[in-house]
Context: one part of a larger RNA
RNA sequence: AGCUUAUGGUGAAUGCCUUGGUGCCAAAUGCCGAUGAAGGACGUGGGACACUGCGAAAAGUCUCCGGGGAGCCGUGUACAGGCGUCGAUCCGAGAAUAUCCGAAUAGGGAAACCUACUGUUGCGAACCAACAGUGUCCUCUUACUGAACACAUAGGUUUGAGGAUGGGAACCUGGGGAACUGAAACAUCUAAGUACCCAGAGGAAAAGAAAUUAUUCCCCCAGUAGUGGCGAGCGAACGGGGAACAGCCCAAACCGCCCAUGCUUGCAUGGACGGGGUUGUAGGACCGGCAUAUGGAAGUUACAAAACAAUCAGUUAGCGGAAAGGUGUGGGAAAGCCUGCCAAAGAGGGUAAUAGCCCCGUAUGCGAAAACUGACUGUCUUCCGCCGUGUUCCUGAGUACUGCCGGGCACGCUAAUCCGGCAGGAAUCUAGGGAGUCCACUCUCUAAGGCUAAAUACAUUUGGCAACCGAUAGUGAACUAGUACCGUGAGGGAAAGGUGAAAAGUCCCCCUGUUAGGGGAGUGAAAUAGAACCUGAAACCAUAAGCUU
Numbered sequence: 001a002g003c004u005u006a007u008g009g010u011g012a013a014u015g016c017c018u019u020g021g022u023g024c025c026a027a028a029u030g031c032c033g034a035u036g037a038a039g040g041a042c043g044u045g046g047g048a049c050a051c052u053g054c055g056a057a058a059a060g061u062c063u064c065c066g067g068g069g070a071g072c073c074g075u076g077u078a079c080a081g082g083c084g085u086c087g088a089u090c091c092g093a094g095a096a097u098a099u100c101c102g103a104a105u106a107g108g109g110a111a112a113c114c115u116a117c118u119g120u121u122g123c124g125a126a127c128c129a130a131c132a133g134u135g136u137c138c139u140c141u142u143a144c145u146g147a148a149c150a151c152a153u154a155g156g157u158u159u160g161a162g163g164a165u166g167g168g169a170a171c172c173u174g175g176g177g178a179a180c181u182g183a184a185a186c187a188u189c190u191a192a193g194u195a196c197c198c199a200g201a202g203g204a205a206a207a208g209a210a211a212u213u214a215u216u217c218c219c220c221c222a223g224u225a226g227u228g229g230c231g232a233g234c235g236a237a238c239g240g241g242g243a244a245c246a247g248c249c250c251a252a253a254c255c256g257c258c259c260a261u262g263c264u265u266g267c268a269u270g271g272a273c274g275g276g277g278u279u280g281u282a283g284g285a286c287c288g289g290c291a292u293a294u295g296g297a298a299g300u301u302a303c304a305a306a307a308c309a310a311u312c313a314g315u316u317a318g319c320g321g322a323a324a325g326g327u328g329u330g331g332g333a334a335a336g337c338c339u340g341c342c343a344a345a346g347a348g349g350g351u352a353a354u355a356g357c358c359c360c361g362u363a364u365g366c367g368a369a370a371a372c373u374g375a376c377u378g379u380c381u382u383c384c385g386c387c388g389u390g391u392u393c394c395u396g397a398g399u400a401c402u403g404c405c406g407g408g409c410a411c412g413c414u415a416a417u418c419c420g421g422c423a424g425g426a427a428u429c430u431a432g433g434g435a436g437u438c439c440a441c442u443c444u445c446u447a448a449g450g451c452u453a454a455a456u457a458c459a460u461u462u463g464g465c466a467a468c469c470g471a472u473a474g475u476g477a478a479c480u481a482g483u484a485c486c487g488u489g490a491g492g493g494a495a496a497g498g499u500g501a502a503a504a505g506u507c508c509c510c511c512u513g514u515u516a517g518g519g520g521a522g523u524g525a526a527a528u529a530g531a532a533c534c535u536g537a538a539a540c541c542a543u544a545a546g547c548u549u
Stems, first nucleotide, its partner, number of pairs: 001548009015534001016498002020469002022466009031167002039101003042055003046079001049076003061095003065092003071083003106115003116134007135165006143157003171202001172200005182189001186229001216243005226234002247451003250396001254275003258271006280429001282395004286390001287388004295384005307379003311375006318366003324339004340357002342346001348360003401424007411436001431446005485492002505533001508520004
C1' cells in the first nucleotide's frame, strides 16, 4: 500500500405511515357592489413575532333567540391573571360596530396620504371640535335665461328624484382575429374562427314558437353522402331512439279622447293615451244578426301584477342509539385460550399490537325560538261568445328581389338557403316566400317587430366512492406557500413531513475556556428512540484484526 472481515462515522436511499392532493358520482346552491364590493394597508391580545379572527364597540359587542352541558381564555406555547352549573367557552340564527385605501365619488395625489368649501350643533363674529353634504354621465323633473327669426324653439344654467360606474376562477354571447404547424417544400387549403384582444350578460347564457336547415342536449345514422392543389384533410343531413316539454305579446286597419301646428273656423296633418286586434284550412277591421254572469276559466319564470296568512317539507345547530368477562404472554391486549352476548348496528376511525360488545360512530328513530327556500291552499288579482255577406280596408319598405363582390353554411362552385357592402329596386291575398341552378306543375309556409321555463355548460358546498398518489409522488404548495428568494417591471418561483404509547424531553455528579460536545446517573419496552431524534442501503472516511507484497 492493497484485499477481506468486524465495529463505527458520514449520508440519505428504502420500507412503513398520512394531516395533503387527484378524479368521478349524487344532491343542494350560484352573482357581489354608492346601504361603498372584490382586494388590500394599518391597527387590535397582560406581555405579542407569524398565521387566524376582528375593526377605535377591534381573538370581540348585543338578543329575557335556539342548541349544548363542564370546562374555558384561537394555533405555534408556556407564564401571569381571570371566567364558568346564577350555565361560561363552543355551535347555529338574527342584529350592531365596521379606521384608511380601493369604482373611490369634495379637490389633489408618489394607493392606504395631503388640502378644502357649504350646512347644522357646541351661548358663538372668528378659531376649534363633532356630524352631514359636495364626482361624472343618462333619464325624468323644478326654475331662470335664451340664437339664427317677431312670438317661439334649439341651446345654456339650475332644483329634486331615480339609475349607471367597479369586481367575478370557469362556463356564455357578440365585435375583431394570428402564426408556428400539416400538406414530408409551398401559394389555394390546414392549424382555426383555435390562441389572443375588446365589449356585454347571467346563475346560467344563447336559441326558440315555421315566409320550416334549426328551440336546446345526448346516443345512432357515419367517418357514410359529399367536399377537397379530389392532396393534406374537412365532414353533414334525411331518418330512428332518448332527456325535457309551454306557449304568447305588439305594429296596422277601425273607434274614442286629449294636445300641438296650419289656416279657409271646422277641416287637414302630426303626436300622446285608451279600446280593438295578432293569422295561412288565411286572419282581423267595417257592416248585419243572435247571445250573456248568484256562471266559468286562469294566475305571480314568458303570456298583467302586488302582498299577506295557514299547513306541510327542506336547509342553516343538534339528540337518543344494542351487546364481555376470565385467563395468560407482554412495557402495553384489542393477540392466543376458555365461556358468553348484541345485531335493521360485523361501514369506518381511535384507544400502549389485530376490539361487533372500551370511546367516537354505524343501522334505525327523533329535533328548530330565528332566518331562508320550496310545495300546496286561501285571501287576492285578471279575463270572458257565436254566425253570415262583400271586386271595401289592414296584415311590419329602401324591405323582398336583381347584378357585382365578400362572408357564413360539411359544401373551396355553374349553386339553393342565410348575412353584409355598392348600384338598382317590387307586390298587398286574384298577394308573397320555399321545396339545392333554372322552368312548369304540385305541395307547403306567411319574412322584413318582440318575449319565453325545462332538459345543457361551469363552479362551490355537503355526502359518498376509487385495480388514483403516498413526501424527487400527488396541487407550485401535507410545513409561516403563491411564502422565502429573483427581476425596474410584466413575471418567475422553491426547499422543507415522521422522538415516544405517554414528555415520562435526562434531577444530580464529572471532563472542559465553553450556553459546544461528551462520560456516568435517572426516565423509558427500547436512548445506536436524546430533540441534527422511526427504519437507516450505497458512494466516501476511520479504527481493529487477519492475509498478501
A computed fold for a 549-nucleotide part of an RNA from a bioreactor sludge metagenome, annotated as large-subunit ribosomal RNA, domain I.
Its Rfam family is "Bacterial large subunit ribosomal RNA".
Its mean pLDDT, the model's own confidence on a scale to 100, is 80.
The RNAcentral record of the full RNA draws on SILVA.